[in-house]
RNA sequence: GCCUCGGUAGCUCAGUUGGUAGAGCACUGCACUGAAAAUGCAGGUGUCGCGGGUUCGAGCCCCGCCUGAGGCA
Numbered sequence: 001g002c003c004u005c006g007g008u009a010g011c012u013c014a015g016u017u018g019g020u021a022g023a024g025c026a027c028u029g030c031a032c033u034g035a036a037a038a039u040g041c042a043g044g045u046g047u048c049g050c051g052g053g054u055u056c057g058a059g060c061c062c063c064g065c066c067u068g069a070g071g072c073a
C1' cells in the first nucleotide's frame, strides 16, 4: 500500500427487502426483610465511529476519513 470482517445503551451483542432503535447482564427507585441477599414491579439515560451523498424516509444503500482484528505484498 491492497483485501476481508467489525465500530449500535455502562458491558456483551441483535436489528429481516430502507419505514417510530432493541435483548441479556449491570445500574437506579419501590415492595418484601430487624437489616441484607434472593425474588417481584417500574425505569433506556443512545449524535447507531466521524463527515458528506441518495431517498418522502438511512443503523441498513453509495463516497471519503478515523479506529480494532485478520490476511496478502
Base pairs, nucleotide, nucleotide: 001072002071003070004069005068006067007066010025011024012023013022019056027043028042029041030040031039049065050064051063052062053061
Molecule: transfer RNA
Organism: Anaerolineae bacterium